[in-house]
Context: one part of a larger RNA
RNA sequence: UUGCAGUUAAAAAGCUCGUAGUUGGAUUUCGGGCGGCGCUGCACGGUCCGUCGCAAGGCGUGCACUGGGCGGCGCUGUCUUCCUCUCGACGUCCGCGUGCGUCAUUAACUUGGCGUGCGCGGGACUCGGGACGUUUACUUUGAAAAAAUUAGAGUGUUCAAAGCAGGCCGACGCUUGAAUACAUUAGCAUGGAAUAAUGGAAUAGGAUUUCGGUUCUAUUUCGUUGGUUUCUAGGACCGAGAUAAUGAUUAAUAGGGAUAGUUGGGGGCAUUAAUAUUUAAUUGUCAGAGGUGAAAUUCUUGGAUUUAUGAAAGAUUAACUUCUGCGAAAGCAUUUGCCAAGGAUGUUUUCAUUAAUCAAGAACGAAAGUUAGGGGAUCGAAGACGAUCAGAUACCGUCGUAGUCUUAACCAUAAACUAUGCCGACUAGGGAUUGGCGGAUGUUAUAACGACGCCGUCAGCACCUUAUGAGAAAUCAAAGUUUCUGGGUUCCGGGGGGAGUAUGGUCGCAAGGCUGAAACUU
Numbered sequence: 001u002u003g004c005a006g007u008u009a010a011a012a013a014g015c016u017c018g019u020a021g022u023u024g025g026a027u028u029u030c031g032g033g034c035g036g037c038g039c040u041g042c043a044c045g046g047u048c049c050g051u052c053g054c055a056a057g058g059c060g061u062g063c064a065c066u067g068g069g070c071g072g073c074g075c076u077g078u079c080u081u082c083c084u085c086u087c088g089a090c091g092u093c094c095g096c097g098u099g100c101g102u103c104a105u106u107a108a109c110u111u112g113g114c115g116u117g118c119g120c121g122g123g124a125c126u127c128g129g130g131a132c133g134u135u136u137a138c139u140u141u142g143a144a145a146a147a148a149u150u151a152g153a154g155u156g157u158u159c160a161a162a163g164c165a166g167g168c169c170g171a172c173g174c175u176u177g178a179a180u181a182c183a184u185u186a187g188c189a190u191g192g193a194a195u196a197a198u199g200g201a202a203u204a205g206g207a208u209u210u211c212g213g214u215u216c217u218a219u220u221u222c223g224u225u226g227g228u229u230u231c232u233a234g235g236a237c238c239g240a241g242a243u244a245a246u247g248a249u250u251a252a253u254a255g256g257g258a259u260a261g262u263u264g265g266g267g268g269c270a271u272u273a274a275u276a277u278u279u280a281a282u283u284g285u286c287a288g289a290g291g292u293g294a295a296a297u298u299c300u301u302g303g304a305u306u307u308a309u310g311a312a313a314g315a316u317u318a319a320c321u322u323c324u325g326c327g328a329a330a331g332c333a334u335u336u337g338c339c340a341a342g343g344a345u346g347u348u349u350u351c352a353u354u355a356a357u358c359a360a361g362a363a364c365g366a367a368a369g370u371u372a373g374g375g376g377a378u379c380g381a382a383g384a385c386g387a388u389c390a391g392a393u394a395c396c397g398u399c400g401u402a403g404u405c406u407u408a409a410c411c412a413u414a415a416a417c418u419a420u421g422c423c424g425a426c427u428a429g430g431g432a433u434u435g436g437c438g439g440a441u442g443u444u445a446u447a448a449c450g451a452c453g454c455c456g457u458c459a460g461c462a463c464c465u466u467a468u469g470a471g472a473a474a475u476c477a478a479a480g481u482u483u484c485u486g487g488g489u490u491c492c493g494g495g496g497g498g499a500g501u502a503u504g505g506u507c508g509c510a511a512g513g514c515u516g517a518a519a520c521u522u
Base pairs, nucleotide, nucleotide: 004493006491007474008473012490014364016362017361021357022356023355026249031080032079033078034077035076036075037074038073039072040071041070042069044067045066046065047064048062049060050059051058052057084131085130086129087128088127089126093122094121095120096119097118098117099116100115101114102113103112104111135197136196137195138192139191141189142188150181151180154164155163166175167174168173207243208242209241210240211239212238213237214236216234217233218232254354255351256350257349259346260345262343263342267339268338269337270336273317274316277313278312279311281309282308284306288299289298325332326331369410370409371408372407373406374405379403383399384398385397386396421489422488423487425481426480428465429464430463433460434459435458436457437456438455439454442452443451444450469476470475495522496521497520504515505514506513507512
């Protein structure tokens, strides 16, 4: 691994990218013809047998003998479709030609058979040398793999666990065993060629073949030895021809790219608006105003609260706002402009496996927090008061620092939740909705685009109803296609506590993050 789980019981990294790793679409020899051998089936015929019959003939049966016909299965040969080429040895197998002997035959050495010798050609078996060959995984068979052990054969240790003994005899001797199986990875040899990899011809330095060069090697033969050269034989290289169906699989409801009109509260920068809040200024009036369950702290004739007028500041973006959109997630909502990016859709566009998931590694990552600037309207940890209360270090109220906003850097965590990894396939009905595209004799309007309504289609966010499916259930079109268990790939869990603690390592300015136990207890 076979063979567990991961929504809620322990558990999917916050999210994306990404190397190693793992996995990876379809496609190339399928069929057919002609035989041989073995096994087997069907119906039919003949012989034999039994029986009935005087006979003709009928019937029956047989693991009996046999014939042809039609099939089926297995092995094998050949053609379509090369099983490598070459040299040598040893025999033997076939074909052709030829000589001899012999037996038949013929008018005839005519023809045929058998045996044998020679020559030529071919095939295949065994052995050996050389030239070159896509390479593995997988599987078959074999050799090899120490005994003891295990399984197991034989055997009356008195039985048995054992042991490898033993048995027979007239006691001289004779004689049988001490098997066999299993033995997995790796290695060796061998048959197969499905499956999975891998290689080949694209700047042809490609294949086969012919001719011609260049160059290297040197056996034999030219009486002998030496030198040189040619021929010849074998490598290598080059040139020119010839031959060939000459050589590029397809275009994945895989992926990438290009392109067209779109689409979105996606991102960045600038610009612009809205009201509210607070503050200060001016203005009108006059005794309270705030706040609460009730109060008080608090502010008020130095005019609070309230009214009006414009102003400033910093923040925020109401209603429209939705089981709607966009974004990898975190997240994103005033106008306009600029910048680059994205998805889906359309396409008789292009490349051609480029892909999926991912240790290491990297980017982004709410809020809080840290550092240095800016800014500080609102709200508001800490803190101070007023209440409440047995107490209140809280809930309520009045103030209020850090913070909240922004720039530059850190931090890297959240119930970062859909508490549900990503990619692919299939399994069921429905109506809405967002974006694109297509259709149509719809309505209305236009110069046209359009706005509504209808039908279809692809891609989304969701929903409803059912389950023959799943589940402990809640519930779930995925949490289904799972004991009828294997599509690919990553992460992670193994009773509760101790404990996300200690220790070590590493990152961080720190706070802390990541990694991460044990004793003990239950």
Overview
RNAcentral holds the full RNA, with entries from SILVA. A computed fold for a 522-nucleotide part of an RNA from a metagenome, annotated as small-subunit ribosomal RNA, central domain. Its mean pLDDT, the model's own confidence on a scale to 100, is 81. It matches the Rfam family "Eukaryotic small subunit ribosomal RNA". Its family is annotated with structural constituent of ribosome and ribosome in the Gene Ontology.